[in-house]
Predicted 3D model of an 84-nucleotide RNA (c-di-GMP-I riboswitch aptamer) from a Gammaproteobacteria bacterium. The organism belongs to Gammaproteobacteria, within Bacteria. The sequence was found by an Rfam model in a public genome assembly. It matches the Rfam family "c-di-GMP-I riboswitch aptamer". Rfam describes the family as follows. GEMM was predicted in a large-scale screen for bacterial structured RNA regulatory elements.
RNA sequence: GCCGCGCCAGGGCAAACCUGUCGAAAGGCAGGGACGCAAAGCCACCGGUCUACGGGCGAGGCCCACGACAGCGGGGUUGCUGAA
Repeated sequence: GCCGCGCCAGGGCAAACCUGUCGAAAGGCAGGGACGCAAAGCCACCGGUCUACGGGCGAGGCCCACGACAGCGGGGUUGCUGAA
């Protein structure tokens, strides 16, 4: 130096909830906060879930994603550290 293992160390992210803000909503972003996370980095490609401004219909209701969720599963892609 490389490979394997890895329960060490360093560092990383941040659920609920609160505040502000954007949005019709789901939800996003920022700050606080930590339930958890080894890809809880990134991508809506497949399945799933949420919302329905607007549109449609058999219309006190129901349906539709072009909106959203990567911390629901699968897949793709990139990648830090390195105790015994």